[in-house]
RNA sequence: AGUAGACAAAGGCAAACCCGUCGAAAGGCGGGGGCGCAAAACUUCCGGUCUAACGGCGAGGAGCCUAUGACAGCGGGGUUGCCGGG
Numbered sequence: 001a002g003u004a005g006a007c008a009a010a011g012g013c014a015a016a017c018c019c020g021u022c023g024a025a026a027g028g029c030g031g032g033g034g035c036g037c038a039a040a041a042c043u044u045c046c047g048g049u050c051u052a053a054c055g056g057c058g059a060g061g062a063g064c065c066u067a068u069g070a071c072a073g074c075g076g077g078g079u080u081g082c083c084g085g086g
Stems, first nucleotide, its partner, number of pairs: 003085001005083001012037002017032006035073001041079003045076003048071003055065003
């Protein structure tokens, strides 16, 4: 330097659940917590999944459809990056 990822080291992140808060919801954010993670860092470009307020259908109800909403800890792609076994 390149590369696999050592039950190496130094550190890092933080699922479920609980509390607070924002949101119509999915979910986000803060605190506790710790299932896990070598990209569990960033990015909706592709696929997928969740929600369905507005809008549409329906009859004004039930119900159904709809992303402009959300998930990067669902998979792929892109960007950046710590350590360093043989």
A computed fold for an 86-nucleotide RNA from a Pseudomonadota bacterium, annotated as c-di-GMP-I riboswitch aptamer. The sequence was found by an Rfam model in a public genome assembly.